[in-house]
RNA sequence: UGAGUUGGCUGGGCGGUCGCGUCAGGUUCGGUGACGGGCCUGCCGAGGAAAGUCCGGACUCCUCAGGGCAGGGUGGUUGCUAACGGCAACCCGGGGUGACCCGCGGGACAGUGCCACAGAGAACAGACCGCCCCGGGCGCGCGAGCGUCCGGGGUAAGGGUGAAACGGUGGUGUAAGAGACCACCAGCGCCCCGGGUGACCGGGGCGGCUUGGUAAACCCCACCCGGAGCAAGGUCAGACAGCAGGCGUUCGAGGGCGGCCCGCCCGAGGCCUGCGGGUAGGCCGCUCGAGCCCGCCGGCGACGGCGGGCCCAGAUGGAUGACCGCCCACCGGCCCCACGCGGGCCGGAGACAGACUCCGGCUUACAUGCCGGCUCGUCCG
Repeated sequence: UGAGUUGGCUGGGCGGUCGCGUCAGGUUCGGUGACGGGCCUGCCGAGGAAAGUCCGGACUCCUCAGGGCAGGGUGGUUGCUAACGGCAACCCGGGGUGACCCGCGGGACAGUGCCACAGAGAACAGACCGCCCCGGGCGCGCGAGCGUCCGGGGUAAGGGUGAAACGGUGGUGUAAGAGACCACCAGCGCCCCGGGUGACCGGGGCGGCUUGGUAAACCCCACCCGGAGCAAGGUCAGACAGCAGGCGUUCGAGGGCGGCCCGCCCGAGGCCUGCGGGUAGGCCGCUCGAGCCCGCCGGCGACGGCGGGCCCAGAUGGAUGACCGCCCACCGGCCCCACGCGGGCCGGAGACAGACUCCGGCUUACAUGCCGGCUCGUCCG
């Protein structure tokens, strides 16, 4: 300097004016009540994905969940974690010169099923062409025989089809052939030695000679899973009808006339209590948490431990916004230059999206900018 690969961060800042929500304090109003509202002051007020709701947990309730069946899920190994289908490191297979990337990565000699099209044949295979042998007919040839047609048989070495055709190469053998036999190679199974916690790796020996693919097909093996979900659930608590009990009906319960007394008025299908119903409704659950930041220590790492500091939305028709100015970095145009990717002016653009019980992940969306690690090539010293 060119090309590439990989990890992480950012997700505009400051000020002014107006506005919104929770909470705390003050004040005031409303409701029969549980409680709620207005105003003032102060604090705080979205995200890296708050999203999709795909996994896993916390929490809550239920017919307390030990075993079995059914059903569902997971699937290399070792770790991390509250848990996981997540993450880390490693193993194996594939791709790349390399950094690195990709893999729903247990089992196909337990059994069953399926393998499109093409092809003769697709799984204890298969004679279409070819090759070889035998018999017969015809033609040619003096003859040995040759050619052709028909029939019977052998053959998986060659051709052809296919994603895939029942090991590969060479030889022996044969009428032609064939693991029929032999050597080497590949693969499979078993055993032994060495390394590793392990997946697995390296080496050696033996065996029968080769046993296709597919388990996001049934199935088998190992492990995991009780169900429903904050509209979970808890708590406070009206009114009407009706029912039960009590009191009372001219010897007047109870109510009204602003509090008391007198007085006046209404007054019996009335009044009080309980059930009705833990219903309507109100409140809690609700946000301090597997929390965030900094430092040190252990570990390759995911992560863990210790110390210090911090409080960071809790709304229920759902707040977190709008406008203006300056700055920030980006793009385009113009200008200045003592040329340095220097400075100035004008314009444009600043995304995806948005809490709804909370947390850990995964996946998806995203304008702009920034910081690393590593690889290959070229040039210079």
This is a predicted structure of a 381-nucleotide RNA (Bacterial RNase P class A) from Pseudonocardia sp. The RNAcentral record of the sequence draws on ENA. A source record names the gene rnpB. Lineage of the source: Bacteria > Bacillati > Actinomycetota > Pseudonocardiaceae > Pseudonocardia. The model forms 94% of the base pairs in the Rfam consensus.